[in-house]
The RNA shown here (transfer RNA) has 75 nucleotides and comes from Melghirimyces thermohalophilus. Its mean pLDDT, the model's own confidence on a scale to 100, is 83. RNAcentral records the identical sequence in 3 taxa. It matches the Rfam family "tRNA". It is annotated as a transfer RNA. From the family's description: Transfer RNA (tRNA) molecules are approximately 80 nucleotides in length. The RNAcentral record of the sequence draws on ENA and MGnify. The source organism's lineage runs through Bacteria, Bacillati, Bacillota, Bacilli and Melghirimyces.
RNA sequence: GGACGGUUAGCUCAGCGGGAGAGCACCUGCUUCACGCGCAGGGGGUCGCAGGUUCGAACCCUGCACCGUCCACCA
Numbered sequence: 001g002g003a004c005g006g007u008u009a010g011c012u013c014a015g016c017g018g019g020a021g022a023g024c025a026c027c028u029g030c031u032u033c034a035c036g037c038g039c040a041g042g043g044g045g046u047c048g049c050a051g052g053u054u055c056g057a058a059c060c061c062u063g064c065a066c067c068g069u070c071c072a073c074c075a
Base pairs, nucleotide, nucleotide: 001071002070003069004068005067006066007065010024011023012022013021018055026042027041028040029039030038048064049063050062051061052060
């Protein structure tokens, strides 16, 4: 340098045009002598960044950034 995959909640990930979600974690309450378990409820997101297409974009297109794999180059 080229090809491909990935980037969504604190973590692991789903969601592939029209409600941003799950599990774990966190907080509160109940329970318990207490902790844990269990039960109920709650908070938390510029969907990597910028632009474009569209009535409408996490999702489609372009560029850029970062991570990973492979290939090439390497005086």